[in-house]
RNA sequence: GGAGUCGGCCAAGACAACCGCGUCGCGACUCGAUCGCGCCGAGGAAAGUCCGGGCUCCACAGAGCAGGGUGCCAGGUAACGCCUGGGCGGCGCGAGCCGACGGAAAGUGCAACAGAAAAUAGACCGCCGAACGGGGGCUGCCGUUCGGGGGCGUUAACGAAGACGCGCAAGCGGCUCCGGUCAAACGCCUCAAAGAAGGCAGCCUUGCGUGGUAAGGGCGAAACGGUGGGGUAAGAGCCCACCGCCUGCGGGGCCAACGCCGCAGGGCACGGCAAACCCCACCCGGAGCAAGGCCAAAUAGGGGGACCAUGGGUUGGCUCGACCCGUCCCCGGGUGCGCUGCUUGAGUCCUGCCGCGAGGCAGGGCCGAGAGGAAUGGUUGUCCACGACAGAACCCGGCUUACCGGCCGGCUCCGCCA
RNA sequence: GCCUAGGUGGCGCAAUUGGAAGACGCGCCAGCCUCAGAAGCUGGUUGUUGUGGGUUCGAGUCCCACCCUAGGCACCA
Numbered sequence: 001g002g003a004g005u006c007g008g009c010c011a012a013g014a015c016a017a018c019c020g021c022g023u024c025g026c027g028a029c030u031c032g033a034u035c036g037c038g039c040c041g042a043g044g045a046a047a048g049u050c051c052g053g054g055c056u057c058c059a060c061a062g063a064g065c066a067g068g069g070u071g072c073c074a075g076g077u078a079a080c081g082c083c084u085g086g087g088c089g090g091c092g093c094g095a096g097c098c099g100a101c102g103g104a105a106a107g108u109g110c111a112a113c114a115g116a117a118a119a120u121a122g123a124c125c126g127c128c129g130a131a132c133g134g135g136g137g138c139u140g141c142c143g144u145u146c147g148g149g150g151g152c153g154u155u156a157a158c159g160a161a162g163a164c165g166c167g168c169a170a171g172c173g174g175c176u177c178c179g180g181u182c183a184a185a186c187g188c189c190u191c192a193a194a195g196a197a198g199g200c201a202g203c204c205u206u207g208c209g210u211g212g213u214a215a216g217g218g219c220g221a222a223a224c225g226g227u228g229g230g231g232u233a234a235g236a237g238c239c240c241a242c243c244g245c246c247u248g249c250g251g252g253g254c255c256a257a258c259g260c261c262g263c264a265g266g267g268c269a270c271g272g273c274a275a276a277c278c279c280c281a282c283c284c285g286g287a288g289c290a291a292g293g294c295c296a297a298a299u300a301g302g303g304g305g306a307c308c309a310u311g312g313g314u315u316g317g318c319u320c321g322a323c324c325c326g327u328c329c330c331c332g333g334g335u336g337c338g339c340u341g342c343u344u345g346a347g348u349c350c351u352g353c354c355g356c357g358a359g360g361c362a363g364g365g366c367c368g369a370g371a372g373g374a375a376u377g378g379u380u381g382u383c384c385a386c387g388a389c390a391g392a393a394c395c396c397g398g399c400u401u402a403c404c405g406g407c408c409g410g411c412u413c414c415g416c417c418a
Numbered sequence: 419g420c421c422u423a424g425g426u427g428g429c430g431c432a433a434u435u436g437g438a439a440g441a442c443g444c445g446c447c448a449g450c451c452u453c454a455g456a457a458g459c460u461g462g463u464u465g466u467u468g469u470g471g472g473u474u475c476g477a478g479u480c481c482c483a484c485c486c487u488a489g490g491c492a493c494c495a
Base pairs, nucleotide, nucleotide: 001414002413003412004411005410006409007408008407009406010405013383014382015381016380017379018378019377021041022040024038025037026036027035028034029032043389047400048399050398051397052396053395054394055288056287057286058285062320063319064318065317067284068283069282070281071280072086073085074084075083076082087101088099089098090097091096102279103278107277108276109273110272124217125216126213127212128211131210132209133208134206135205136204137203138202139201140200141199142198144197145196146195148191149190150189151188152187153186154185155184158179159178161176162175164173165172166171225243226242227241228240229239230238244268245266246265247264248263249262250261251260252258292340293339294338302331303330304329305328306327307326311325312324313323314322333494334493335492347366348365349364350363351362352361353360354359384387419491420490421489422488423487424486425485428444429443430442431440437475445463446462447461448460449459450458468484469483470482471481472480
């Protein structure tokens, strides 16, 4: 010097003059909607009305259910969904920032489309061929059938001859031998392994059926831990190492949240959604200043309805309890721009102490809008960076949203010089 | 000031525990019919579901913030 980050403060631009407006106080008089003087007079968001409280009324607020809210832990606080500190997760080089951040091993539910399969996982492609079955091939064995070698056995009708038997005879019967008739056929036994069929076993192959596989592809928002190695037919927490995860114990964190640290055990059992129902813990009665209180005036004290004491009301859903009793609702009518609530308050500033801090305690100082048809504005001059978002309405603590810019301080990163 | 309800085609409205927006009516456009118009018949038309962000695989729907619109609320009898 640049870029960034956190915290605090300011901001109708500043100053001057003049003219105004509102509440309050004092004074004046012609007592009024008067005049004069004085103090004060919008915001960091007054906004959205999103939370929390005070205050007021209804039982000074009760019980249960229903309903709603919040959700890491501790602290702060009147309280909170806020703030502070810490834890965890994410982003950033960093200072720092962001986070609805309990429970999915209580239960129920959801997941369109795509995809084979979406929570009881799953076999589409791919990978495998371990197991069972099928197809093909090779080898070995068996010897059932056919075929081969050897051995043994059997072989007719018919014809001729012979003796015998029966018969009076013609003739008939069986027997023996020869021919037919063997280089054949059949039967039995046995041998061998060259062949055909068959059976059994082994091996190879195929990936056809059954099957194995969640490594890879593909679908999806999401596919049931990750990386590496071993292992396997291929794979897989199947086994191992490391990482992750879960459970228990110890330590740390002044308590706690919490893999922050250590030890032991567990192959993972337990995917996502709770801003789905739900479970757990804690919190919550309702209404709102048009709450509520006081005063005055006026009328059609009108009409209709509910319940009329086993009832009605007391503020949202129900039951109980307590209290009150002619109470409530609708239509119609009347009166007011009355008074109060109203601004001193969890206020603000300074100092001291405690606390890392949010904040707390003590002492001292200050009063900083309070309207009610509703004030806070206008003109001129000078200067500058040329003026954003925007206006109180019972009050306060927060959050969120809108917003031209300026000042101060802490810290971080980068560049340069010494 | 306070309280409450609601935003979906041009308008009125649907959309069941989240699954991708309409089946409706009115309208608009074109055609048929008619001499012409209306009516009728046929076909068509259109959305960042008020805006932004979140949860979820996915939001009209659930959550948060913002914007817009509508309604109610004084006292007395």
This is a predicted complex of two RNAs, RNase P RNA and transfer RNA, with 495 nucleotides together. It holds a member of the Rfam family "Bacterial RNase P class A". Rfam's curators write: Ribonuclease P (RNase P) is a ubiquitous endoribonuclease, found in archaea, bacteria and eukarya as well as chloroplasts and mitochondria.